[in-house]
Context: one part of a larger RNA
Molecule: large-subunit ribosomal RNA, domain VI
Organism: Candidatus Gastranaerophilales bacterium
RNA sequence: CGCAAGAGAAUUGAACGGAGUCUUCCUUAGUACGAGAGGACCGGGAAGAGGGAACCUCCAGUGUACGGGUUAUCCUGCCAAGGGUAAACGCCCGGUAGCUGUGUUCCAAGCGGAUAAGUGCUGAAAGCAUAUAAGUACGAAGCCCACCGUAAGAUGAGUUCUCUUUUGACACAAGUCAGUAAGUCCCCUUGCAGAUCACGAGGUUGAUAGGACGCAGGUAGAAGAAUGGCAACAUUUGCAGCCGAGCGUUACUAAUAGGACGAGGG
Numbered sequence: 001c002g003c004a005a006g007a008g009a010a011u012u013g014a015a016c017g018g019a020g021u022c023u024u025c026c027u028u029a030g031u032a033c034g035a036g037a038g039g040a041c042c043g044g045g046a047a048g049a050g051g052g053a054a055c056c057u058c059c060a061g062u063g064u065a066c067g068g069g070u071u072a073u074c075c076u077g078c079c080a081a082g083g084g085u086a087a088a089c090g091c092c093c094g095g096u097a098g099c100u101g102u103g104u105u106c107c108a109a110g111c112g113g114a115u116a117a118g119u120g121c122u123g124a125a126a127g128c129a130u131a132u133a134a135g136u137a138c139g140a141a142g143c144c145c146a147c148c149g150u151a152a153g154a155u156g157a158g159u160u161c162u163c164u165u166u167u168g169a170c171a172c173a174a175g176u177c178a179g180u181a182a183g184u185c186c187c188c189u190u191g192c193a194g195a196u197c198a199c200g201a202g203g204u205u206g207a208u209a210g211g212a213c214g215c216a217g218g219u220a221g222a223a224g225a226a227u228g229g230c231a232a233c234a235u236u237u238g239c240a241g242c243c244g245a246g247c248g249u250u251a252c253u254a255a256u257a258g259g260a261c262g263a264g265g266g
Stems, first nucleotide, its partner, number of pairs: 001153001005164007015150004021049007033038001051107005059101004066094005071086006110145001112144002118138004167178004183261004187203005208254003211250005217243003224237005
């Protein structure tokens, strides 16, 4: 820009893409078959390998400043308590959310269709024969459908529901301009969405983000004081103190104010 007014939702599916795997065991059955050795089709069930998708409850990894320990040195006058630096965490022990796999869950179902090679039935031309000429039946991990996803720019532009409901000026058949409606955007707070854009949630008639409060969870027992010990230190106060992303509550802070676009058709 189009989809013959302008919007907001929900859809159909032409077409396209993905997937499509395999093994072992049990049973049928030591049956059919076979002198024996051996040993099935068909059907039923189970487990697994490899592959794929999603997720983070468990297991495990990361988690660059969340908690703690610790060496050297410097600083806050000193003690104590803290902080800085030591190659982009000084080193080390753990670790929330998130992200991951080695973890968990799920997937590959059809006694649907048409077929290939192949196998038939009936059957003439050609008194026979012949699966073929008329007619008719089977038959594959392959094809089409079924399963999963995209999808009406499918210009062949589909369908359904709801909202807006006929203003003004100039022209006078369909036009141009302006102000509006429904609605949309800018702007702002933002997200598990994301390079940007887009998409989603929200903008005071408000829980969108931050803060605060509570909880979960992580560290591992704060500082100060008391007691014990010559001291290093230990114990008690006290599952303490501190805490990024998690869950909930709460307008304390910030989403204020405002601007732009947007129908009058057949």